[in-house]
Context: one part of a larger RNA
RNA sequence: UGACGGGGGCCCGCACAAGCGGUGGAGCAUGUUGUUUAAUACGUCACUAACCGUAGAACCUUACCAGGGCUUGACAUCUGCUGACCGCCGGUGAAAGCCGGUUUUCCCCGCAAGGGGACAGCAAGACAGGUGUUGCAUGGCUGUCGUCAGCUCGUGUCGUGAGAUGUUGGGUUAAGUCCCGCAACGAGCGCAACCCUCACCCCAUGUUGCCAGCGGAUAAUGCCGGGAACUCUUGGGGAACUGCCUGGGUAACCGGGAGGAAGGUGGGGAUGACGUCAAGUCAGCAUGGCCCUUACGCCCUGGGCUACAAACAUGCUACAAUGGACGGUACACAGAGGGAUCCGAUGCCGCGAGGUGGAGGCAAUCUCAAAAAUCCGUUCCCAGUUCAGAUCGCAGGCUGCAACUCGCCUGCGUGAAGUCGGAAUCGCUAGUAACCGCAGAUCAGCUAAGCUGCGGUGAAUACGUUCCCGGGCCUUGUACA
Repeated sequence: UGACGGGGGCCCGCACAAGCGGUGGAGCAUGUUGUUUAAUACGUCACUAACCGUAGAACCUUACCAGGGCUUGACAUCUGCUGACCGCCGGUGAAAGCCGGUUUUCCCCGCAAGGGGACAGCAAGACAGGUGUUGCAUGGCUGUCGUCAGCUCGUGUCGUGAGAUGUUGGGUUAAGUCCCGCAACGAGCGCAACCCUCACCCCAUGUUGCCAGCGGAUAAUGCCGGGAACUCUUGGGGAACUGCCUGGGUAACCGGGAGGAAGGUGGGGAUGACGUCAAGUCAGCAUGGCCCUUACGCCCUGGGCUACAAACAUGCUACAAUGGACGGUACACAGAGGGAUCCGAUGCCGCGAGGUGGAGGCAAUCUCAAAAAUCCGUUCCCAGUUCAGAUCGCAGGCUGCAACUCGCCUGCGUGAAGUCGGAAUCGCUAGUAACCGCAGAUCAGCUAAGCUGCGGUGAAUACGUUCCCGGGCCUUGUACA
C1' cells in the first nucleotide's frame, strides 16, 4: 500500500421486511448428469453451466458409429501430355464408386505451321485437407463484479524509501454530482449530457390512410364526386431549465406550491472506466506450436445425436364454480410484424385437419387475420365430477425422394396422475406483477410448451434498515501478500 475480520461508523440495492404470484408434490415438454450403447458427436459446471452454443437433428445438417468405396484428393496454385467442356446409354451396386459404349469439336492471335486462354481428363510431385491437440502460447468477441462510482496522471509539496497528498474532512447527490474548507493546483478515463424511442403542441405533407361540412348512391359500407378540418403517416421545429413563488440553508441543495401534456434524471433503450476470475470460446472466424498424410483427409448408404433404473435444472398444463360447457351478441375492442415459386380473399367440397379454385397483392391499397381474456344468457351443483387431460386404439389430413427407428395436425373412442404441494427456494415497486391472446426469425415440414417482440385487462405493498446477501466510502487490528 492492499487484502481479510463471526471489528467499528456512514450509505445504497426487490438485499431483508411489507405484499402479489410462483418453483419444490402430479402429468408432460426441453436441457443436463448418470447409466446403457457399435455410436448414443463436441463444448459449457456455484452465483456467471443445465429451452446454453443449436433463431428448427427424419436424409442433409453431422462433427459420432457400422459397412461400402477414393488417394494430388470435395477445394487452391504450379508442371507435362491429351482432349473443348457439358450431355446421353449399358452393366454392377444400397448409394458412392467401378467397368464399358456413344455424341459433339470452344474462344483469341495467325495465310499456315504453331502459340496462348478457359474448361475437362490422365500422370508425377510440390502440396491440399484435418470440427485432430493446446482458450495455461494467442487475436477477436463474450460473461461477471456492475451502470457499481470508482480508476488514474502531470507539476508541486511531504517522506531515507515503499509511498502519501490531490481522491481525506463538513454538507449534498442517483453519481469522485455539486458546494464549502484544505499543500495542493490542474487534467484524463468513467458519471451526467450529446443519440434513439414513448408522452404534448405547432408547421409542412395528403395517397394506398382520414371523412367534419356539401352533393350523389345503397339493404349496408369513404362506396362515388369532392374536401384538407379531424385521426393518422413521416420530415422539421417548439417544449422542462429547480426557470417562477414560498419555507429552510453561508452555499451546493432540500421540503412545499403554481402553471403545464410532462417536474425535479419525465418513462424506456443504446451506452459497461482501470481492472478481477490463467472465467468462456482453437467447434463461428483468425492464428503460433505439436500431431495425422492410401488417413486423425474425402465420398456414400444405413444407423446414432430421439436409448432409460434414477437424479437435477428450466418451463407448459392442471387440480376447478372469480370455473367448465353450450349459445348469443356488440358479427365487441389491439398493436407490432410477415408475404413472389410468397401471402392467398369471395365461392364450392369435407364433422374437421384439409382440399379445390384462383380475385387481389412486390403491398398505409390485397392478404396472413379469427385477436383472446371481456360482455349477456342457459346449463353443470362441489363429485376425481360436464374438473383435468396423460396414455393407448382406430380412421384420416399435410410437408417431403422418404415420416419404421424419429414429424406435425384432425375426427371418434379411451380416459391416468392430480383435490394447491415437506425442508427449502425464485420473480416483481406501476401500466410493473399477475392474467390474456397476436406476430416474427430459423424453417420443405416440425416435436416452439423455447426465444425475440407486440398490444389487451390490470393490482397489492414498502413501518423501517435490527437481521440475511451483494456493493461503496472512512476508520481500526493483523503472525497474510

This is a predicted structure of a 481-nucleotide part of an RNA (small-subunit ribosomal RNA, 3' major domain) from a soil metagenome. Its mean pLDDT, the model's own confidence on a scale to 100, is 84. Its Rfam family is "Bacterial small subunit ribosomal RNA".